[in-house]
RNA sequence: AGAGUUUGAUCCUGGCUCAGGAUGAACGCUAGCGGCAGGCCUAACACAUGCAAGUCGAGGGGCAGCACAGGAAGUAGCUUGCUACUUUUGGUGGCGACCGGCGCACGGGUGCGUAACGCGUAUGCAACCUACCCAUAACAGGGGGAUAACACUGAGAAAUUGGUACUAAUACCCCAUAAUAUUUUGGAAGGCAUCUUCUAAAGUUGAAAACUCCGGUGGUUAUGGAUGGGCAUGCGUUGUAUUAGCUAGUUGGUGAGGUAACGGCUCACCAAGGCGACGAUACAUAGGGGGACUGAGAGGUUAACCCCCCACAUUGGUACUGAGACACGGACCAAACUCCUACGGGAGGCAGCAGUGAGGAAUAUUGGUCAAUGGACGCAAGUCUGAACCAGCCAUGCCGCGUGCAGGAAGACGGCUCUAUGAGUUGUAAACUGCUUUUGUAUGAGGGUAAACGCAGAUACGCGUAUCUGCCUGAAAGUAUCAUACGAAUAAGGAUCGGCUAACUCCGUGCCAGCAGCCGCGGUAAUACGGAGGAUUCAAGCGUUAUCCGGAUUUAUUGGGUUUAAAGGGUGCGUAGGCGGUUGAAUAAGUCAGUGGUGAAAUACCGGGGCUCAACUCCGGAACUGCCAUUGAUACUGUUUAGCUAGAGAGUAGUUGCUGUGGGCGGAAUGUAUGGUGUAGCGGUGAAAUGCUUAGAGAUCAUACAGAACACCGAUUGCGAAGGCAGCUCACAAAACUAUAUCUGACGUUGAGGCACGAAAGCGUGGGGAGCAAACAGGAUUAGAUACCCUGGUAGUCCACGCAGUAAACGAUGAUAACUCGCUGUCGGCGAUACACAGUCGGUGGCCAAGCGAAAGCGAUAAGUUAUCCACCUGGGGAGUACGUUCGCAAGAAUGAAACUCAAAGGAAUUGACGGGGACCCGCACAAGCGGUGGAGCAUGUGGUUUAAUUCGAAGCAACGCGAAGAACCUUACCUGGUCUUGACAUCCGGAUGACCGGUCAGUAAUGUGACCUUCUCUUCGGAGCAACCGAGACAGGUGGUGCAUGGUUGUCGUCAGCUCGUGUCGUGAGAUGUUGGGUUAAGUCCCGCAACGAGCGCAACCCCUGUUUCUAGUUGCCAGCACGUAAUGGUGGGAACUCUAGAAAGACUGCCGGUGAUAAAUCGGAGGAAGGUGGGGACGACGUCAAAUCAUCAUGCCCUUUAUGUCCUGGGCUACACACGUACUACAAUGGCUACAACAGAGGGAAGCGAAACAGUGAUGUGGAGCAAAACCGUAAAAAGUAGUCUCAGUUCGGAUUGAAGGCUGAAAUUCGCCUUCAUGAAGCCGGAAUUGCUAGUAAUGGCAGGUCAGCAUACUGCCGUGAAUACGUUCCCGGGCCUUGUACACACCGCCCGU
Repeated sequence: AGAGUUUGAUCCUGGCUCAGGAUGAACGCUAGCGGCAGGCCUAACACAUGCAAGUCGAGGGGCAGCACAGGAAGUAGCUUGCUACUUUUGGUGGCGACCGGCGCACGGGUGCGUAACGCGUAUGCAACCUACCCAUAACAGGGGGAUAACACUGAGAAAUUGGUACUAAUACCCCAUAAUAUUUUGGAAGGCAUCUUCUAAAGUUGAAAACUCCGGUGGUUAUGGAUGGGCAUGCGUUGUAUUAGCUAGUUGGUGAGGUAACGGCUCACCAAGGCGACGAUACAUAGGGGGACUGAGAGGUUAACCCCCCACAUUGGUACUGAGACACGGACCAAACUCCUACGGGAGGCAGCAGUGAGGAAUAUUGGUCAAUGGACGCAAGUCUGAACCAGCCAUGCCGCGUGCAGGAAGACGGCUCUAUGAGUUGUAAACUGCUUUUGUAUGAGGGUAAACGCAGAUACGCGUAUCUGCCUGAAAGUAUCAUACGAAUAAGGAUCGGCUAACUCCGUGCCAGCAGCCGCGGUAAUACGGAGGAUUCAAGCGUUAUCCGGAUUUAUUGGGUUUAAAGGGUGCGUAGGCGGUUGAAUAAGUCAGUGGUGAAAUACCGGGGCUCAACUCCGGAACUGCCAUUGAUACUGUUUAGCUAGAGAGUAGUUGCUGUGGGCGGAAUGUAUGGUGUAGCGGUGAAAUGCUUAGAGAUCAUACAGAACACCGAUUGCGAAGGCAGCUCACAAAACUAUAUCUGACGUUGAGGCACGAAAGCGUGGGGAGCAAACAGGAUUAGAUACCCUGGUAGUCCACGCAGUAAACGAUGAUAACUCGCUGUCGGCGAUACACAGUCGGUGGCCAAGCGAAAGCGAUAAGUUAUCCACCUGGGGAGUACGUUCGCAAGAAUGAAACUCAAAGGAAUUGACGGGGACCCGCACAAGCGGUGGAGCAUGUGGUUUAAUUCGAAGCAACGCGAAGAACCUUACCUGGUCUUGACAUCCGGAUGACCGGUCAGUAAUGUGACCUUCUCUUCGGAGCAACCGAGACAGGUGGUGCAUGGUUGUCGUCAGCUCGUGUCGUGAGAUGUUGGGUUAAGUCCCGCAACGAGCGCAACCCCUGUUUCUAGUUGCCAGCACGUAAUGGUGGGAACUCUAGAAAGACUGCCGGUGAUAAAUCGGAGGAAGGUGGGGACGACGUCAAAUCAUCAUGCCCUUUAUGUCCUGGGCUACACACGUACUACAAUGGCUACAACAGAGGGAAGCGAAACAGUGAUGUGGAGCAAAACCGUAAAAAGUAGUCUCAGUUCGGAUUGAAGGCUGAAAUUCGCCUUCAUGAAGCCGGAAUUGCUAGUAAUGGCAGGUCAGCAUACUGCCGUGAAUACGUUCCCGGGCCUUGUACACACCGCCCGU
């Protein structure tokens, strides 16, 4: 000293939370010792028991009890004068009770009450008291009467108490003497008003006590001191104004009483005062202070222990005694409670020390001693002392010590982790070796707290006193301390480990259990839960909880704010208050300085000392920031006084305006009425309807009336304090500005309360009422429509007089004053004139420098720099709500909380995404066209259902003829049943063998069984290799799970034109710029501009096919010319021209011309050319999105399984079938069907293959086998088209489903479940609802051919060629996309967020 938390990210505002310190603490876990401290915070609740205040015989009478001595009497033993006992005797020591003195008012406890002169501080008493103590002065003479105890006798249960009689005193009373007491008078001095002091005179009144060791002690009076108190005053001393008025002894006076003393303290009379916004009164809370905790300080909180003061003693009241009390362990009365009781009556007060119950989270022993310190009494010894000193209990706190130290690597065992033959870690840690002994145990020694008093003796002069010497006295305690012996021996835990915050892994769990101070963890790989290992941290403690301060500048004096985050009053006038121009003078209140007093001690700080150190404690110093007094200074502020004119106001002369109030006038429009013309609709809407109209509307003309508002001018115009103000004109009233510098002379400014004004709506009374129009009615819209739209329509809107007092009453910006660059408009003046002007004053706008601001922005009209005053704010919600009060006729307004709840709420800006926002652009996106799908039948896929199983996956576009380029078995993953368990498959070890294989039998098969046949290779002969079998375990195996743990691969946006980086610059920052802009392009393509300059991935190009030509080459392909030959054919010789094949080149680049354009990029048109503006097609897919798809292609982490979720086999299933959807095929026919004839391809395939000719069969096909590993042979017929014929619009000569029969092919096998052929059968269907899809040219449409898969099986898929169109005006709309801009409370990003019920 800061940190976490609002956001996708940022800056700010702002709250919440954390890290620190502290405690009279409590709780949890744990615990070796000592020192020093502390210990009912709650019930001022109730208390059993014991103790806490007595003492003096040197005051007194006495003498119960004890002891001693003597005397007397009696009894007993007897030794006859001794012992014992009893009785008596106060004689002595002493002493219960009693009289008397002193004390009991201290010490100890508690914090109920008290907001007060209670406390603190500083003064005053000329208004007072003070026992014991000290000093000084004086005195103590004489007399008297009682009373307790005791005795006798009563009452009563007791407590207690009555009567009679006796007696003493330092008890009580009287007389004498006496003053500085008191009264009156005079004088002097002083002060502070009453007065005080000194002095003189006169009057009055009041004293005493004795005891004695003869030394004294005690007593009385007076004065003074000391100590302790009493009273008064200044200042300070909690919260609430949702407490604003309080007060009759109240405020004052006179007189009296009372008190130690002043005083309404009390009383009589008189006056009517006193207190209060500087907070009276009321209510609530509370003992105050020194101090303590915290804090850098200022402050905040607190009042345990220790000290000072106060108050209280069961509750309330009262006085007595006394120097002192209205008295904790005294009295009386009342009350509550408890106890005793003979029911008549009595007793009691732990907030003393212990202790008990209760309450509570919680707080100790019914201990020892007066040894010390202190207190009471006493001459003293001494007695008393729960004050005090000690001990006991408690880790409650602070401080100190210990639990060992050194060496020791096989880095042991064990634990934990991992990439696991091993490594890492626990860890020099342990074991082991050596050393030490604080502590512990045992034994012994043992200082000081003790010095007085007292006793004895001595010294100084005689008593006595003082001093010295010796002796006596220790609860704690045989404690502290010291010595010796023993032996590492007796001694470590708590919390934490996601971030804040030091410290990480494994297992378990699976939004469960749980954690959490805040943010937040946990839904199968949790460093956040629980356990373990390890680590971190503190340590005899460690954590948690509670409370306080800090951090929090988050109440801001130090030290904050108010345009938009919370916050400027709606506006003015103005009271109190605050602040205030300039020059002198005086004063000295504020201010500053010196000095004096005080600020108790303790605490805290500094320097020393003592306990071994420390805590603790002692000594000294400084400090105590304060208050009071006094002396001085006089700049500033204040006060008083004298001036000034720059502030302010007045005067004079002009000017200006939708400024206000009242009156008068005007035209347009609207409505209504009357009349005329005139005829069928009008009106209204997105479209309609309600409504009006043939009883004449609407339209139009004329006249009349009514009320309200004032078009154009009109504007960032003007005026006003704000609200607000608009036709013209008059009157009255007010204001501002300019010029001038005649007057006053600070007269100013702000302004709590207060007063006034204050839009609209609303309220009251009375008018008025054209239009408009809440409410209301009807018509529409709609799922509904108590709305938006339409037709009507009442309050109201208007006027007068009152009330109300609020608005986003906003510039969301209080008023006044001063200062601080420029540019540019405009309104009203001035500068003689002026269209000129860096002129000037006052207003009203725009842009900006500096500066400010979180930014947006503000910027002389400040949100800049300063000064003064007022108002307001302190997280969001609850809430401007409730209650109370004030105002109001009401509606309501003003003032204005809390409980509870959240960790945010909020401001500004950024990047995206989104918008039924905007601008621009593109795409078979729409439009324009052609053909389909959706209807039928069938094929195929999917859903659903069914099933033993119908294996699994794919799910909008981007799943659904998809994985599957082909499920009868196999495939196959599913089901049924039957097998195997180191396994169907891989590697390793051991054993026995030389196999294996093949045939027979059982079984559905897998498999099993036994017999027969057969018997591997190499060799250095030791063996080795190989093969299958048997056995054991490491392991195999899994199409089991997780595509949300992954790799790889793929789809999609999208072949859309985008996505980024470096450096620089801008911004506090997120970010921006570049990439935006002007053009252009298919394109972020190119050009130009520009705080940007460059670059990368994409685009394009480079690659392949195709279109033209040339060159080279010429077989298996070709044949123009030459020749041969055939029934015919490049069949043959030959040719290399052509086609073609397949290699190399050329060609196209906006290159050329013209127009447009910024002369650019480019674009339009043209030429040439096979091809023209990327010629056509393909491959190629940026950064990324969808937790998109795939664990079942493969690979792979983790989990699961291991006589099974593995493996083998048989059969079945994947082909089921009320149904729904997708994709195809075939059709519905004449642009057609059928029959016949007869043309023209390309690409690709072929050896377990393609298979010719020929023959058989209606045909599928069979027989056959030439040729061909292919420019050679084969499949191979291309089909549509063409030519000719027929059919004639029908469910047909269309259509072919379905079914029957007979066959063919493949294959162990065709039933579930293949394909083909022939004959027969001949279903639905006559162009398809809503809706929806493909395609822009060799395309759509249409026709066939080939291939892969494959034993067989193609309407699917992938390719190939033939025939071959129509249309595109255009970009308003639908869908998707790109770029710019704008709004946003969205960021999981509109499938968002969020509101009401």
Small-subunit ribosomal RNA from an uncultured bacterium, 1397 nucleotides, folded computationally. The sequence is in RNAcentral, with records from ENA and SILVA. Its Rfam family is "Bacterial small subunit ribosomal RNA". Rfam links the family to the GO terms ribosome and structural constituent of ribosome.